Large-subunit ribosomal RNA, domain II from Ruania albidiflava DSM 18029, 725 nucleotides, folded computationally.
The source organism's lineage runs through Bacteria, Bacillati, Actinomycetes, Micrococcales and Ruania albidiflava.
Context: one part of a larger RNA
RNA sequence: GCCUGCGAGUUAGUGGCAUGUGGCGAGGUUAACCCGUGUGGGGGAGCCGUAGCGAAAGCGAGUCCGAAAUGGGCGGCCGGAGUCGCAUGUUCUAGACCCGAAGCGAAGUGAUCUAUCCAUGGCCAGGUUGAAGCGCGAGUAAAACCGCGUGGAGGACCGCACCCACCUAGGUUGAAAACUGGGGGGAUGAGCUGUGGAUAGGGGUGAAAGGCCAAUCAAACUUCGUGAUAGCUGGUUCUCCCCGAAAUGCAUUUAGGUGCAGCGUCGCGUGUUCCUUACUGGAGGUAGAGCUACUGGAUGGCUGAUGGGCCCAACCAGGUUACUGACGUCAACCAAACUCCGAAUGCCGGUAAGUGUGAGCGCGGCAGUGAGACUGCGGGGGAUAAGCUUCGUAGUCGAGAGGGAAACAGCCCAGACCACCAGCUAAGGCCCCUAAGCGUGUGCUAAGUGGGAAAGGAUGUGGAGUUGCACAGACAACCAGGAGGUUGGCUUAGAAGCAGCCAUCCUUGAAAGAGUGCGUAAUAGCUCACUGGUCAAGUGAUUCUGCGCCGACAAUUUAGCGGGGCUCAAGCACACCGCCGAAGCUGUGGCAUCUACGCAUGUAGCCAGGCAUCUGCUCCUUGUGGGUGGGUGUCCAGGUGUGUGGAUGGGUAGGGGAGCGUCGUGUGGUGGGUGAAGCGGCAGGGUGACCUAGUCGUGGACGCCACACGAGUGAGAAUGCAGGC
Numbered sequence: 001g002c003c004u005g006c007g008a009g010u011u012a013g014u015g016g017c018a019u020g021u022g023g024c025g026a027g028g029u030u031a032a033c034c035c036g037u038g039u040g041g042g043g044g045a046g047c048c049g050u051a052g053c054g055a056a057a058g059c060g061a062g063u064c065c066g067a068a069a070u071g072g073g074c075g076g077c078c079g080g081a082g083u084c085g086c087a088u089g090u091u092c093u094a095g096a097c098c099c100g101a102a103g104c105g106a107a108g109u110g111a112u113c114u115a116u117c118c119a120u121g122g123c124c125a126g127g128u129u130g131a132a133g134c135g136c137g138a139g140u141a142a143a144a145c146c147g148c149g150u151g152g153a154g155g156a157c158c159g160c161a162c163c164c165a166c167c168u169a170g171g172u173u174g175a176a177a178a179c180u181g182g183g184g185g186g187a188u189g190a191g192c193u194g195u196g197g198a199u200a201g202g203g204g205u206g207a208a209a210g211g212c213c214a215a216u217c218a219a220a221c222u223u224c225g226u227g228a229u230a231g232c233u234g235g236u237u238c239u240c241c242c243c244g245a246a247a248u249g250c251a252u253u254u255a256g257g258u259g260c261a262g263c264g265u266c267g268c269g270u271g272u273u274c275c276u277u278a279c280u281g282g283a284g285g286u287a288g289a290g291c292u293a294c295u296g297g298a299u300g301g302c303u304g305a306u307g308g309g310c311c312c313a314a315c316c317a318g319g320u321u322a323c324u325g326a327c328g329u330c331a332a333c334c335a336a337a338c339u340c341c342g343a344a345u346g347c348c349g350g351u352a353a354g355u356g357u358g359a360g361c362g363c364g365g366c367a368g369u370g371a372g373a374c375u376g377c378g379g380g381g382g383a384u385a386a387g388c389u390u391c392g393u394a395g396u397c398g399a400g401a402g403g404g405a406a407a408c409a410g411c412c413c414a415g416a417c418c419a420c421c422a423g424c425u426a427a428g429g430c431c432c433c434u435a436a437g438c439g440u441g442u443g444c445u446a447a448g449u450g451g452g453a454a455a456g457g458a459u460g461u462g463g464a465g466u467u468g469c470a471c472a473g474a475c476a477a478c479c480a481g482g483a484g485g486u487u488g489g490c491u492u493a494g495a496a497g498c499a500g501c502c503a504u505c506c507u508u509g510a511a512a513g514a515g516u517g518c519g520u521a522a523u524a525g526c527u528c529a530c531u532g533g534u535c536a537a538g539u540g541a542u543u544c545u546g547c548g549c550c551g552a553c554a555a556u557u558u559a560g561c562g563g564g565g566c567u568c569a570a571g572c573a574c575a576c577c578g579c580c581g582a583a584g585c586u587g588u589g590g591c592a593u594c595u596a597c598g599c600a601u602g603u604a605g606c607c608a609g610g611c612a613u614c615u616g617c618u619c620c621u622u623g624u625g626g627g628u629g630g631g632u633g634u635c636c637a638g639g640u641g642u643g644u645g646g647a648u649g650g651g652u653a654g655g656g657g658a659g660c661g662u663c664g665u666g667u668g669g670u671g672g673g674u675g676a677a678g679c680g681g682c683a684g685g686g687u688g689a690c691c692u693a694g695u696c697g698u699g700g701a702c703g704c705c706a707c708a709c710g711a712g713u714g715a716g717a718a719u720g721c722a723g724g725c
Stems, first nucleotide, its partner, number of pairs: 001725006011094003015091010027048003033042003052059002062074004097235002100232001104225006115199009124189001126158003129154001133150005162186003166183005201217001203213003238659006248261005262369002264366007273359001274356001275354008288341001289339002295335003299331004307323001308321004372397010402413003417590004422586003428580003431564003437577001439576006450566001456550002460547010477534005483507003488502003513528001517526002591649009605640003609635011660714001662711010678698005683692003
């Protein structure tokens, strides 16, 4: 891992509430217990109801407050309903749907591992160094000191056993729940070790690491309290039918929990109160706009009070000012916490119409939800960042399948009862992959733009304008001229059109600047503006707009159309005609639910079926035929409401309804050695859980059906438990 089996809403209480049902009914009912064995009889204590008010004494259809009521609170004035069982739903108290802690407490068991200590034993190859002391010599006044020997000290040295565990390699489902190989450290000491003993759990022991105390230690292990508690995680077993949420508000030692409300469902009541649209009557200060209409902000001009400077001045004055700049005025602005104004929507009422088979409202039973997500629009926060965050509003997902977007919860279309080898459409598409148009018409694009991107840039190209010049010859090109006063004045070493400053005139002329650029040290030289000629018909500037171009650099592989491929497109724009395309809509058949109407409500009726008879239609294999309607009578052993019309049937949490199956009990039936149950096949039926009109094999003795009742009643999941493989 698989298979098989086991495995989770139970039980109790004369509990609470509600619903269904039954007994009795202004009453209902016993509990303990007794007699007793017939689920019998007794037992009325007690409880609930029939009256309320008050804290209570108490009073009583009233009562309380109060000195009091013409006051106020709660009641009554009723044609009244309870009570006791059973069942179901839910709740309370209990382990209370099941499994799951880390832990807390009590009583005990452990020092054969290990920590320390005690008692008594054992062990340490070999080699080295050579302390004190002592002796002798030398030395001295005597010593000290020196030398040689002797001696054998040391938590001394090297190194086996022994002890340890520093490095590295292997091992890591190991040979091993800590090892092995090769190196390493100590090895007469605070050494190692045998045996026996001591210390025990908030305690021991610890050269101290929170280490160790039997593979367990920031409080051992065992049993018990104990099914501790778990607002947490996981799991929770058959079917079908109807409806169908929430992820919000307020509060919370509250934020992943809970209470109340909101939203769901079921029952009862009410019955158009609800919704939409039209008309009509209202409230409002948002968008926008505006501001000499307020409050503030804020730019420039004019005016220029006040203040400052200067002159004048004993004081009072006066003059002046390239300073400051109030008020005023002109022009142009800004505002969520500005408003002289001011919508559209939305909201509240009234009237009318429409629609409704899951509208509204009230009361009650049962819930779940209270982590939401994205998209569009209106805002706040952020950086007018985020698949960001937080509100409002609408939609979708959540709980929604189908078609489109290549793939793609939240986007677009559209809401799946079932069947069909039928049809029409939506979004989106129609060259091939791939269903349907290389559709039609007119243009555009040349960039594979389409099929990713900005500021900015550009004689790309199409369209619409405005404007200058032009057959009296424009634009471009070519030929020619482009002069004189003058080298203007100044400056300068020089300055001659062309370093710089000032001025920028006059003349000749078709035209020619006191000079547009290159150039020289300065001149020179080239060129331009301007003019004439040649040529010959358009040529410049500018505005708006369609489609394109550049800007454009990334890492495995083209890789920014799904691919192929596409250029008067298979791209873009406009217009048009077709077609494809979904679980949408339609067609045909069927099932279920709800509802309106009709019939029926019990020896019934309705709907089927058989038979007889009467009467239509139709077919051909012409007969005592087949098919299909209607009426009457009759039979009946079939179904249980039925017929017609209409609507509805996606669904998580969740509410409600109807059933299937397992084991057993009671009653009544019924099968079985001519073969029960069980098991393995076949065949068939039912919407399903499932079942057997039937049949074959195996098996060898017990089953099945109807009604009612009772549960250890349904397995795929719980890192579930046990066994097998």

It matches the Rfam family "Bacterial large subunit ribosomal RNA".
The coordinates come from a structure-prediction model, not an experiment, and the mean pLDDT is 82.
The RNAcentral record of the full RNA draws on SILVA.